[in-house]
Context: one part of a larger RNA
This record gives sequence, C1' cells and structure tokens, in this order.
RNA sequence: CUGGGUGUAAAGGGCGUGUAGCCGGGGGAGCAAGUCAGAUGUGAAAUCUAUGGGCUUAACCCAUAAACUGCAUUUGAAACUGUUCUUCUUGAGUGCUGGAGGGGCAAUCGGAAUUCCUUGUGUAGCGGUGAAAUGCGUAGAUAUAAGGAGGAACACCAGUGGCGAAGGCGGAUUGCUGGACAGUAACUGACGGUGAGGCGCGAAAGUGUGGGGAGCAAACAGGAUUAGAUACCCUGGUAGUCCACACUGUAAACGAUGAAUACUAGGUGGUGCGGGGACUGACCCCCUUCGUACCGCCAGUAAACACAAUAAGUAUUCCACCUGGGGAAUACGAUCGCAAGGUUGAAACUC
Repeated sequence: CUGGGUGUAAAGGGCGUGUAGCCGGGGGAGCAAGUCAGAUGUGAAAUCUAUGGGCUUAACCCAUAAACUGCAUUUGAAACUGUUCUUCUUGAGUGCUGGAGGGGCAAUCGGAAUUCCUUGUGUAGCGGUGAAAUGCGUAGAUAUAAGGAGGAACACCAGUGGCGAAGGCGGAUUGCUGGACAGUAACUGACGGUGAGGCGCGAAAGUGUGGGGAGCAAACAGGAUUAGAUACCCUGGUAGUCCACACUGUAAACGAUGAAUACUAGGUGGUGCGGGGACUGACCCCCUUCGUACCGCCAGUAAACACAAUAAGUAUUCCACCUGGGGAAUACGAUCGCAAGGUUGAAACUC
C1' cells in the first nucleotide's frame, strides 16, 4: 500500500459555515480527452517460457519460435465517463398564505424567599449535631410585626413536552432578529452532496480590566470525630459564582453512534391542512399529512449485549479516525495563549 474496521473491544473531528478536491437528476445534438477495436512502426542482445540439438548425464552451451502484456503514429466506434450547446422539473432554492416554539440579542417591569439595616412587641435563650462544641445573645438575640436596602434565582404551570448546528435555552411585557414546519405550485432550472486547509461558534473552571457582591462557597480559620484526620460533620469565611468588554478552546462536549440520499410491517405523544358532528364558541370525536420524540416487533444485522424506518438493516458518495499494552494526555521541535495551558506529536527501553 492493499485489506479489515470505528455504540460497548483501538478508533466519529465538540458543532457549524465553506475553499480546493472528490462525487453528482431526466431528454436531445455535437466533439472524441478517457474508453474500446483494427493497422503500421518500435519494443537491442542476454534473461524467462516452449521445442529441438551439443558436452557419457546435469548444471552449462547453441539454434528456432513465442513473448517482451509497453510506447508512438494512424483509421474507426460513440454505449459509458468527460466536454460544448440545447431543453425539462421530480433534487435544490425563491415567492405567497398560515400556525407552533424556554431559538438569539437588548430594554423595562413583577412577586415569593434568603441576608442586612431601622422601629415596635417580648425575654433568656438561639443555633447546630449521631452526641457536642466553636459561634450568636441581657450592649436585648432567637421569635413576631411594620418599613427600608441590595443582589441573585425565577415555585406552581412542567410533561421520556418544546426550540436550537452543537454548547445550550424556563417569571412577565415590548422592540429587533435567526431557523424549522404545513399548505399552495407563481418563479429559477441541477443552481446539488461532502468537505483537507481556512473562518466562526463553543458548558464549567480559569485569566485580564472595570463594576457588583444577597445567598452559596475552593483556599483559609476555629470546633468536633479519630491512634492520627492536612477529610467526611459543624460554625465562620476569601477568591469565585453575577454584569460589561477581552482572552482561554477544553469536557463522560455522549446517542460513548460523522454528514447526505434512496429503500425495507406497526403503536403512542407533538404540530399543521382539510372534512364531519354540536346553534355559535370553548371543547370533543373521526379521517389524513408532515416533521419530530419515544415505545415496541418481524425481516435483517451483531461476538454478545442489543439495534431495528431517527438502524448498529440494504446500497451509494464524501470527510474524520484506528492498527498490541506500557513508556506517552510524555520529550523535542513547531504553533497558539497574558498565564494556566492548548494543538500537533515521536523514540529508546520494556512486557
């Protein structure tokens, strides 16, 4: 390299967008680069192969033939690939009409609760634990009532329910804005698929600057426990958690399952179009469509577990990745970063 693989054995990039590349729908016409056929030239000799011959055989040597599967020129074929022109609508996209949604960004508003402050009532405890103690409290706590301040999170609704490419998204209202879906069939006419690099997004923690700081809480302090206790439990408590801007670029970033297309029994939830019942509405019922979420089963697949129309089935296209364990989430180099560190990524040696 070929071959074989990637849910759990090694192996799917965290996710998107998209360049090159690779692959690509139906009809017609041309060309002839690939492709196929014929002819000519060439393809040194030796070697190899076949037949025959020469050394007593063999190795070896000699002769003849075949072969040298290639290259060039030329003549033709036109199914397929390619290319040029033309055309089509089913792939793709646009338009129009709709309804659904915690999709995103910004602003404003709201109530419950915790904490703190002020005032009133009130008196000796409160708090905490397995049990305690540290802690708070006669300078009046805890409890209770009223008022105020401030920050963060949004109970019920809430649902194997919804939206988003992924990360993720949940109080209410308004503004701006992205996508998907259904119906229609007016328009474009293959405009498509994938996608090395590139570019963008990317939980939490962490970093920089400036704010903010109620609760919680690494570090830290104290009290317990214990043989010890740098822990688990308790009382405190700083970074942080929150906001703005910038960085970091990693996660069991998981469905441990790359993207796209086609095909191969069902059932339930979601949404929408149309129709029917009901005087209308709320609502209920029936049929059906689509995408989506789950269940479950036959075929099929699988080492088994299991998957099973959202495949791990049957096929095609493209990308990524794997090749025994350790050494090694390493070293060196390169590159990115303020740093922490990230990305790329060996070998000796060893079993």